Record summary:
The prediction has a mean pLDDT of 83. Predicted 3D model of a 106-nucleotide RNA (SAM riboswitch aptamer (S box leader)) from Polaribacter sp. KT25b. The sequence is in RNAcentral, with records from Rfam and Ribocentre. Lineage of the source: Bacteria > Pseudomonadati > Bacteroidota > Flavobacteriaceae > Polaribacter.

[in-house]
RNA sequence: UUGUUAUCAAGAAAGGUUGAGGGAUUAGACCCAAGGAAGCCUUGGCAACCCUUUAUCUUUAAAGAAGGUGCUAAUUUCUACUGCGAGAUAAACAGAGAGAUAACGG
Numbered sequence: 001u002u003g004u005u006a007u008c009a010a011g012a013a014a015g016g017u018u019g020a021g022g023g024a025u026u027a028g029a030c031c032c033a034a035g036g037a038a039g040c041c042u043u044g045g046c047a048a049c050c051c052u053u054u055a056u057c058u059u060u061a062a063a064g065a066a067g068g069u070g071c072u073a074a075u076u077u078c079u080a081c082u083g084c085g086a087g088a089u090a091a092a093c094a095g096a097g098a099g100a101u102a103a104c105g106g
Stems, first nucleotide, its partner, number of pairs: 001106008013043005021032003026080004044072003049068002051064005076098001081095003
């Protein structure tokens, strides 16, 4: 950097350092932020993909959390494209695309 599969409505914060931005990208909206943003460090927590145990008997269920990741404002913050709908928009709903994470590959 890229492919496949799965998930994305739930869950979980303090301290230190630093000092102006941040919410992936573009646009719009809406939020967070000097009562301290992002980053970095420490400790904690959440979850259960890999993992462990048991049952099932080859796929699923239950329990667990030592280890590898991940996450810890807002649905992946919302919208953008298509369908549905409609007189025309809008809302709602479904899907795609994009993105994130995990496991296994190139």